[in-house]
The RNA shown here (transfer RNA) has 67 nucleotides and comes from a chicken gut metagenome. The sequence is in RNAcentral, with records from MGnify. It matches the Rfam family "tRNA". Rfam classes the family as a transfer RNA. Rfam describes the family as follows. Transfer RNA (tRNA) molecules are approximately 80 nucleotides in length.
RNA sequence: GCAUAGCUCAGUUGGUUAGAGCAUCUGCCUUACAAGCAGGGGGUCACAAGUUCGAGUCUUGUUGCGA
Numbered sequence: 001g002c003a004u005a006g007c008u009c010a011g012u013u014g015g016u017u018a019g020a021g022c023a024u025c026u027g028c029c030u031u032a033c034a035a036g037c038a039g040g041g042g043g044u045c046a047c048a049a050g051u052u053c054g055a056g057u058c059u060u061g062u063u064g065c066g067a
Base pairs, nucleotide, nucleotide: 001065002064003063006022007021008020009019015053024040025039026038027037028036046062047061048060049059050058
């Protein structure tokens, strides 16, 4: 310094239901595959506590990783 979906990441001054790409699943298309198009599933935001009407975001501790 970092920790948010299987992977890579975003998340604004703390404020409505936490998002994107890739991957995966289903359908369309195709003789078939790929590509393309449409849709779906998948998250205890590392763990615990605190502050606040409200925390992914602020504070403290712990754990793991990197320099």